[in-house]
RNA sequence: AAAUUUCUUCGGGGCAGGGAGCAUUUCCCGACCGGCGGUGACAGUCCGCGACUCCGUCAAAUGACGGACUGAUCCGGUGCAAUUCCGGGACCGACAGUAAAAGUCUGGAUGGUAGAAGAAGUUU
Numbered sequence: 001a002a003a004u005u006u007c008u009u010c011g012g013g014g015c016a017g018g019g020a021g022c023a024u025u026u027c028c029c030g031a032c033c034g035g036c037g038g039u040g041a042c043a044g045u046c047c048g049c050g051a052c053u054c055c056g057u058c059a060a061a062u063g064a065c066g067g068a069c070u071g072a073u074c075c076g077g078u079g080c081a082a083u084u085c086c087g088g089g090a091c092c093g094a095c096a097g098u099a100a101a102a103g104u105c106u107g108g109a110u111g112g113u114a115g116a117a118g119a120a121g122u123u124u
Base pairs, nucleotide, nucleotide: 001124002123003122004121005120006119007118008117009116010115017029018028019027031104032103033093034092035049036048037047038046044091045090053068054067055066056065057064058063073089074088075087076086077085095107096106097105
C1' cells in the first nucleotide's frame, strides 16, 4: 500500500408573505428544499445505488435473501474536457393521515439504508 474479517461512530433538506374559504403550511399567487457512489471539472434532472410500495422463498417470530416497481433539462458561454461550472429558461418529487386535495405538516421512523470516516485482526 492492497485485499479481507470484525467492531465503533456518523449517515435528508424545505411553504416567508399574501388571496379565496366555515375550514387548507394540502387549493390559488408566491416562497423554499435537493440522500449516496461514479463520471476528464463541482450533477435533484447523465450512469448506477438507496428510501417507499408490491411479490416470492426461508424463518416460530423479530427478520434474512431475491425479484418487480423506481420522477424530472434544455439553450447560450468558458474550456482540451462540463446535460456537473457561469448566465438564462424549464421540470421533478413514495405511502398512510387530515375540518380541504401535501416534495415542504403529522405518522410508520428514537426505524431502515445507499454509503462515509475510524479502530483492531488476518493475508499478500